RNA sequence: AGGCGGGUAGCUCAGUUGGCAGAGCACCCCGAUUACACCGGGGAGGCCGCAGGUUCAACUCCUGCCCCGCCUACCA
Numbered sequence: 001a002g003g004c005g006g007g008u009a010g011c012u013c014a015g016u017u018g019g020c021a022g023a024g025c026a027c028c029c030c031g032a033u034u035a036c037a038c039c040g041g042g043g044a045g046g047c048c049g050c051a052g053g054u055u056c057a058a059c060u061c062c063u064g065c066c067c068c069g070c071c072u073a074c075c076a
Stems, first nucleotide, its partner, number of pairs: 001072007010025004019056001027043005049065005
C1' cells in the first nucleotide's frame, strides 16, 4: 500500500426485499422463601463507529474517514 470480515444496550450478539431498534446475561422493583439462590412477573438502559449523499423514509443503499481482527505485497 491492497484485499476480506467486524463496529448495534454494561457484556455476548441478532436485526435483508429500506418502513416502530431486539434477545440472552448483568442491573433495579415486585412475587415466592425463615432467609439467600433458583424460579415467575414487571422495569430502566441505544442518536446503530464518525461525517456527508440518495430517498417521503436509512442500522440497512452510495462516498470518505476512524478503530479492531485476518491475509497479501513492499522496505530493511